[in-house]
RNA sequence: UUCUUAUCAAGAGAAGUUGAGGGACUGGCCCGAUGAAGCUUCAGCAACCAGCCGAAAGGUCAGGUGCUAAAUCCAGCAGGCAAGCAAUUGCCUGGCAGAUGAAAA
Repeated sequence: UUCUUAUCAAGAGAAGUUGAGGGACUGGCCCGAUGAAGCUUCAGCAACCAGCCGAAAGGUCAGGUGCUAAAUCCAGCAGGCAAGCAAUUGCCUGGCAGAUGAAAA
């Protein structure tokens, strides 16, 4: 990097360093000099994998990953329902894209 599969409305941040961006993309809407992103340290959340218990269901555990603003922040494509003269708005279902884990190439 590609492929398969599971999950994504819960949960959990301080300090140091540095100094203008960040929230994947596009649009919107947000966060940011009362300090963004990155890096370091410490802390926390979580049960996907591993370990342990168990016949199983499940429980337990932070060892391997992961995560710690807002639902994956919302929408994007298709369909349905409702309101409206319409523009449009709201709700629902599925999909696309993305993130993370596990397995494979």
Molecule: SAM riboswitch aptamer (S box leader)
Organism: Planococcus sp. ISL-110